[in-house]
RNA sequence: AGAGUUUGAUCAUGGCUCAGAUUGAACGCUGGCUGCAUGCUUAAUACAUGCAAGUCGAACGGUAACAUUAGGAGCUUGCUCCUAGAUGACGAGUGGCGGACGGGUGAGUAAUGCAUGGAAAUCUACCUUUCAGCGGGGGGCAGUCCAGAGAAUAAUACCGCAUGUCUUCUACGGAAGAAAGUAGGCCACUAUUUAUAAGCUUACACUGAAAGAUGAGUCCAUGUUCGAUUAGCUAGUUGGUAGGGUAAGAGCCUACCAAGGCGACGAUCGAUAGCUGGUCUGAGAGGACGAUCAGCCACACUGGGACUGAGACACGGCCCAGACUCCUACGGGAGGCAGCAGUAGGGAAUAUUGGACAAUGGGCGCAAGCCUGAUCCAGCAAUGCAGCGUGUGUGAAGAAGGCCUGAGGGUUGUAAAGCACUUUUAGCAGCGAGGAAAAGCCUAGGGUUAAUAUCCAUGGGUCUUGACGUUAACUGCAGAAGAAGCACCGGCUAACUUCGUGCCAGCAGCCGCGGUAAUACGAAGGGUGCAAGCGUUAAUCGGAAUUACUGGGCGUAAAGCGCGCGUAGGCGGUUUGAUUAGUUGGAUGUGAAAGCCCUGGGCUCAACCUGGGAAUUGCAUUCAAAACUGUCAGGCUAGAGUAUGGUAGAGGGAAGUGGAAUUUCAGGUGUAGCGGUGAAAUGCGUAGAUAUCUGAAGGAACAUCAGUGGCGAAGGCGACUUCCUGGACCAAUACUGACGCUGAGGUGCGAAAGCGUGGGGAGCAAACAGGAUUAGAUACCCUGGUAGUCCACGCCGUAAACGAUGAGAACUAGAUGUUGGGAAGUUUAACUUCUUAGUGUCGUAGCUAACGCGUUAAGUUCUCCGCCUGGGGAGUACGGUCGCAAGAUUAAAACUCAAAGGAAUUGACGGGGGCCCGCACAAGCGGUGGAGCAUGUGGUUUAAUUCGAUGCAACGCGAAGAACCUUACCUACCCUUGACAUCCUCGGAACUUACCAGAGAUGGUUUGGUGCCUUCGGGAACCGAGAUACAGGUGCUGCAUGGCUGUCGUCAGCUCGUGUCGUGAGAUGUUGGGUUAAGUCCCGUAACGAGCGCAACCCUUGUCCUUAGUUGCCAGCACUUCGGGUGGGAACUCUAGGGAGACUGCCGGUGACAAACCGGAGGAAGGUGGGGAUGACGUCAAGUCAUCAUGGCCCUUAUGGGCAGGGCUACACACGUGCUACAAUGGCCGGUACAAAGGGUUGCAAACCCGCGAGGGGGAGCUAAUCCCACAAAGCCGGUCGUAGUCCGGAUCGGAGUCUGCAACUCGACUCCGUGAAGUCGGAAUCGCUAGUAAUCGCGGAUCAGCACGCCGCGGUGAAUACGUUCCCGGGCCUUGUACACACCGCCCGUCACACCAUGGGAGUGGGCUGCACCAGAAGUAGGUGGCUUAACCUUCGGGAGGGCGCUUACCACGGUGUGGUUCAUGACUGGGGUGAAGUCGUAACAAGGUAACCGUA
Repeated sequence: AGAGUUUGAUCAUGGCUCAGAUUGAACGCUGGCUGCAUGCUUAAUACAUGCAAGUCGAACGGUAACAUUAGGAGCUUGCUCCUAGAUGACGAGUGGCGGACGGGUGAGUAAUGCAUGGAAAUCUACCUUUCAGCGGGGGGCAGUCCAGAGAAUAAUACCGCAUGUCUUCUACGGAAGAAAGUAGGCCACUAUUUAUAAGCUUACACUGAAAGAUGAGUCCAUGUUCGAUUAGCUAGUUGGUAGGGUAAGAGCCUACCAAGGCGACGAUCGAUAGCUGGUCUGAGAGGACGAUCAGCCACACUGGGACUGAGACACGGCCCAGACUCCUACGGGAGGCAGCAGUAGGGAAUAUUGGACAAUGGGCGCAAGCCUGAUCCAGCAAUGCAGCGUGUGUGAAGAAGGCCUGAGGGUUGUAAAGCACUUUUAGCAGCGAGGAAAAGCCUAGGGUUAAUAUCCAUGGGUCUUGACGUUAACUGCAGAAGAAGCACCGGCUAACUUCGUGCCAGCAGCCGCGGUAAUACGAAGGGUGCAAGCGUUAAUCGGAAUUACUGGGCGUAAAGCGCGCGUAGGCGGUUUGAUUAGUUGGAUGUGAAAGCCCUGGGCUCAACCUGGGAAUUGCAUUCAAAACUGUCAGGCUAGAGUAUGGUAGAGGGAAGUGGAAUUUCAGGUGUAGCGGUGAAAUGCGUAGAUAUCUGAAGGAACAUCAGUGGCGAAGGCGACUUCCUGGACCAAUACUGACGCUGAGGUGCGAAAGCGUGGGGAGCAAACAGGAUUAGAUACCCUGGUAGUCCACGCCGUAAACGAUGAGAACUAGAUGUUGGGAAGUUUAACUUCUUAGUGUCGUAGCUAACGCGUUAAGUUCUCCGCCUGGGGAGUACGGUCGCAAGAUUAAAACUCAAAGGAAUUGACGGGGGCCCGCACAAGCGGUGGAGCAUGUGGUUUAAUUCGAUGCAACGCGAAGAACCUUACCUACCCUUGACAUCCUCGGAACUUACCAGAGAUGGUUUGGUGCCUUCGGGAACCGAGAUACAGGUGCUGCAUGGCUGUCGUCAGCUCGUGUCGUGAGAUGUUGGGUUAAGUCCCGUAACGAGCGCAACCCUUGUCCUUAGUUGCCAGCACUUCGGGUGGGAACUCUAGGGAGACUGCCGGUGACAAACCGGAGGAAGGUGGGGAUGACGUCAAGUCAUCAUGGCCCUUAUGGGCAGGGCUACACACGUGCUACAAUGGCCGGUACAAAGGGUUGCAAACCCGCGAGGGGGAGCUAAUCCCACAAAGCCGGUCGUAGUCCGGAUCGGAGUCUGCAACUCGACUCCGUGAAGUCGGAAUCGCUAGUAAUCGCGGAUCAGCACGCCGCGGUGAAUACGUUCCCGGGCCUUGUACACACCGCCCGUCACACCAUGGGAGUGGGCUGCACCAGAAGUAGGUGGCUUAACCUUCGGGAGGGCGCUUACCACGGUGUGGUUCAUGACUGGGGUGAAGUCGUAACAAGGUAACCGUA
């Protein structure tokens, strides 16, 4: 410090997710030791049991228990009992001090709190200091014991009196107000007998006061969560006066008076929450949190209340009310763990009913001491932090085993074993610090004192005090001995293979894995990371600049209010002076300690502990400065405004006027249609329309001018005239003197639609009606037509109200057009230049994600306002406000997704555009589709009808040929190392004859035969048997593959290097102007070159030359049986080798002086001459596992192998491809002519003979330019038929045959005789072909025993037409739009149906909180008091003062009634929303999306 994820890819926006650190954690797996920390975050739920606050006998009366001592009794002679406060002590009690500390918890509390800093009107037990005292009396109550009642008693308890330094009050005269003793010691003084008392003295107490310290109370300022869908709150409320009250100020309380006080700088209300030092995180600023430790606050079962006291409205006190629990003899009582342990419950979850007061601290006490669940320790828990260990060295046969493998090896791995060492730690044994200083006792000097007593402090000695503790540390002993796991390994993110599984099981933080080869699931091997831990979950901060103060944005991504005016607020020109609020600097106080940081020290280190420092960015006070901001005062004129003079304008309002057009009405002319559409129809018209002429009526809108022209803040404004009126601009002067800018709330204006009332209504036109279109058509089109559109008044307040761009100010290159004004110049013009205010276009710098913006900024800055923070849910619900309504405005959440969105790029696509090509259309010729047959396919059937191919690009295709075989299918019968390959063992040559069984395979019996090579050992081939590895599979997967093939397409395209442009994907090149069959070539050009394609090179054909001359040829010569037959020839044809030829080369024209095109000449051939081979990058998961090869899977007495028969040939039907026809351009009969290219020895087969014929016999010749197949046919000549189901057509069927073959039944071809079906040119639709082509005619070949209408070739005869590119199809290039990228066979919207989820409404119902009004009123306090009662004081003895009880008044908790508010839960039914598998209906959007889309409204 970043990374993953939207896309085919890119940039940017934007969310989601991850890597880090942390925790009072929990869960899973695992677990050796030590130290230091930490440990109910939930139910402030309920609590059994024990303990947590007592102490003082030196305050008191005393003596229940214990002990000692003394005495006594019983006796069992060492026990029991009794007596004695005599002693130590001490239960209960009176009294004092302490139970207000310590300990717990965080419910409440948004301020009676806390933090920081101040302030004045207060109190403070114990403690310290100082001053002054401590005199004298009085009267009770407990307890004990016992209950039947009553009596007695003490004090540091209580009450007076005296005094009063002082304190309080005061009318300044005065008045009021205290106390307590106890213990120890001593006799110098007094009294008496030693010794005691008085006395003295010491200590601790006591009283009054003044200070201090400590603690507490009160007030002020500032800060302190969220919500405005909480906007108004407040009657003791705000202030005053008087009184009361408190320790103390105060409406704290009461009476009266006034009407204030708080609030957009957020009152009130609601929700949530203890606050802080700090903790976690972060670079910081911040954000989150407030366990442990420390400070403050609040609370103690819930609510209320006071008492006591220095202090409480009191956790382990009291009273009352309530809930709950317990006891009870039913009358009545008791209780409060949010103290320490512990229990139940809750919960994912949090410990022992431990030890000790040894230390520290606290209470009481003179002290010893007692008490102390504070505390110190121990126990439990890997909960955290820190440290240590689980060995070290050597050791290659690279062991075994595991895993992988390309079978060689690799890896685990120096790892182990082995050898040599060490002993931390755990274990055992021993030794053994420190935490302990005091107190007590003895003693020395000092102080107090009359004092050598005591007492106090100091020194010395002595005597002890440790829970932890089997302490730490150290020493010894033995032995590698007891001690490693967890997560992960697709990317992010370090780490990879095998097997299993097969969209299953499962994983997953995000993206996403899994549908038979999963580095992503599960396991294993290996690896990586951390380590006594490791992972997961939860939570916080970070990354997130994703709330942006530091540090973001708003044209199109989310985001500028529709536009003005203007209040508060914010900001504000220039100058002088003053001031010092802000600001800056210094000083002082404070900012607790702990913590963080730095630096020392102590535990062996560290964690941890500890000393010092720094820091604590803050607050307050004070001193100083005076630049800037503010404030005050005074000036200025550049901002702003006013006046004077002009100018332009659809600026606004009102009244009036005008012409053109539509419609209607009236009249005339006139006749059959008009109108409307893609085409029609509805509609109008013979009752006279449309058309045309004249006149009239009425409403609405204002052609031309008219212009990215003008005006206005925006909405918006368009005939003309008049009146009223707002603003702007220009020029020159004068004046005012900052008067300014922005603008939350507020207020006004605000298109269209809509609403209300009243008018008006020509045209247009929602709704509606009819006609069309359509599968439907509640639409688009047509004919009509009502609201409305218009006017007046009043509402509504919204629009894609847009420049999708808030207002104002300043600055920052230009060029050019236009509107209004002004100035100057001149050539006086339809002129030029300058300037100012608008309004446009282009463009520099700069900005921007890009597009683009660019002095009219989206540039550079300043001021103010508004708005945004992922998509959906949703601009929705609820609530509020406004509205007559429609609705507007303000405006969420649950839930859900990992994206949604912007700009640009490359493609693809478009019922977008442009250019171009192709038998693509058109122009033609001939077909198919109708018939019969052949053949293939689908379907059906079947035991099987084997399998594959399925739009073009499957369907006479694989198959260049299924009777058996083929054959893969079916039925039956057989074989199991197998029909085939390799290896081993044994035997045998191989092979063969015959017979039997069987459908055959096969089985049985049987005959003949002993081979070849040899180094004589044996070997090779073959056959049989046996055994194990294995064979075998036309079984599956063409979506695991290779190879091959089809197709776009023989279309002209597809790319690269370098350079350049762009942030980038990419672009450029390859686009443009021409041209071409062509990305062919030329020119231009930020491109220059290159590659694969095109073309050419290759084959063939067309002309010529040359070479060669048999089997081919024959001009001339000769012979001839008249046949190139023979001699001969080498000329010609031909054959097959080599060459020539054609290149836009030449001429003319066009073109840009190009490329090229057009025409011509010559030439056998002319512009790639014709044909073929040749198929770029790629597309279709195209086809093929059944040609072959091959991964994986599957079968193994069968899915393998053999064999017989059957099937692939079925047949209601549908389709494709063909053949033959329907006839006279023909059929039939007779005669007659001319090919090419092939094939042939398991073969082609001649002549000749037989047969009507298929064919048979025959066998010459031929391994082929020699012989054969082999007569080519159409054609030509002659004849016949005469338009008919025929002398057309030949299907079908009957009969008879031929050939092939083991075998023609299923199921071959052909021949002859007979039979003679459909069919008379074919609907919609559709195919081929542009020249030696179509059409037509025959011939040959492969396959093959036989089987050809198919296929592949060959030649013969031999046309028609092409104006042209509008349209259909396909393709190429450029451009445009796009929401597509699996790419239009795309994407995608809404209703309905089903399931689930959250949510709104809902008659209501049930809780919580709360406002108001009223009832009620416990305990308590205060006031009153007439009843009852009463120790101290006073008394004249009657009583009084004072108190208590009771009663009563006020306040008030619980409770109750009524009526509101708010919130939560629930609710028949219901509304929309979201998510779901390939449901239903349509097709709204994206392309001109097929009616451009969208916004507002009805």
Small-subunit ribosomal RNA from an uncultured prokaryote, 1498 nucleotides, folded computationally. Its mean pLDDT, the model's own confidence on a scale to 100, is 84. The sequence is in RNAcentral, with records from ENA.